[in-house]
About this RNA:
SAM riboswitch aptamer (S box leader) from Calidifontibacillus erzurumensis, 108 nucleotides, folded computationally. The coordinates come from a structure-prediction model, not an experiment, and the mean pLDDT is 83.
RNA sequence: UCCUUAUCGAGAGAGGUGGAGGGACAUGGCCCAAUGAAGCCUCGGCAGCGGACUCUGGUUGAAGAGUACUGUGCCAAAUCCAUCAAGCAAUUGCUUGGAAGAUAAGAA
Numbered sequence: 001u002c003c004u005u006a007u008c009g010a011g012a013g014a015g016g017u018g019g020a021g022g023g024a025c026a027u028g029g030c031c032c033a034a035u036g037a038a039g040c041c042u043c044g045g046c047a048g049c050g051g052a053c054u055c056u057g058g059u060u061g062a063a064g065a066g067u068a069c070u071g072u073g074c075c076a077a078a079u080c081c082a083u084c085a086a087g088c089a090a091u092u093g094c095u096u097g098g099a100a101g102a103u104a105a106g107a108a
Stems, first nucleotide, its partner, number of pairs: 001108001003106006013043005021032003026083004044075003048072004052067005079100001084097006
């Protein structure tokens, strides 16, 4: 980088530095930001996936719950919302599915 599978309306922020942008890309909307954005550093936190361990369960199992020890991930708003298709209601909404994206595990 690409492929497969699973999940994505839950959860969790302070300080320092920095100095104007940020919310993946594009368009539109909406929002965050000089009461200080992004990035970087420190400390803290969350608990999704894999590992480890514990408990429940049990013939073996399947399965469920927990611990934050470990590998990752994450810590405004649904993945902020829409975009494509179908359906319903009636001019703008709702529902479902998809696409794209993110994360994990596995494979090439």